c-di-GMP-I-GGC riboswitch aptamer from Halanaerobium kushneri, 79 nucleotides, folded computationally. It was read from a public genome assembly, where an Rfam model found it. NCBI's taxonomy places the organism under Bacteria, Bacillota, Clostridia, Halanaerobiales, Halanaerobium. Model confidence (mean pLDDT): 88 of 100.
């Protein structure tokens, strides 16, 4: 490197709680541990939701811990 996550040290932190900001998905702190080798990072495509819209069309937006693609990234027992 391909692979895989054994084993060490480390990381993140679903649900629900508590403040707080949004109309609103949802952000953010704090508690908290369900999981995760990219559960770092990017909203590019797809999808998923939210608000406008009578709908449809659009348009503005949240979600990377849903796929995918891009970029970087821990450890090497087996293979």
């Nucleotide at each position: 490197c391909c692979u895989u996550g054994a084993a060490g040290g480390g990381g993140u932190a679903a649900a629900c709680c508590u403040a707080u900001u949004g109309u609103g998905a949802a952000g953010u702190a704090g508690g908290g541990a369900c999981a995760c080798a990219a559960a770092g990072c990017u909203a590019a495509g797809g999808g998923u939701c939210u608000g406008a819209g009578c709908a449809a069309a659009u348009c503005a937006g949240a979600c990377u811990g849903c796929c995918u693609g891009g970029c970087u990234g821990c450890a090497a027992a087996a293979g």